[in-house]
RNA sequence: GGCUGCGUGGCUCAAUGGUAGAGCGUCGCCCUCCUAAGGCGAAGGCUGCAGGUUCGAGUCCUGCCGUGGUCG
Repeated sequence: GGCUGCGUGGCUCAAUGGUAGAGCGUCGCCCUCCUAAGGCGAAGGCUGCAGGUUCGAGUCCUGCCGUGGUCG
C1' cells in the first nucleotide's frame, strides 16, 4: 500500500431505515444484628469524526481517524 471485520453508557454486547435497549458495574431504598445474597428504583450514551442520500440514518453511500485480520 490492496482487501476485509470492528468502533453504541464505566465494561461486555444488542437494536428490519421509524421513540437507542440489556447484562455487569455505580448510586438510593427495602430486607438482614452486620455483611453477602435477594427485591425495588434512579442516574449515565445525541451511536469514532466530517459530509451525502432520505419525510426520517446507529443502520445505506463517500472521505478521514483508531483498532484487528489477511495479502504483498
This is a predicted structure of a 72-nucleotide RNA (transfer RNA) from Pyronema omphalodes CBS 100304. The same sequence occurs in records of 3 taxa. The RNAcentral record of the sequence draws on ENA. The coordinates come from a structure-prediction model, not an experiment, and the mean pLDDT is 81. Its Rfam family is "tRNA". It is annotated as a transfer RNA.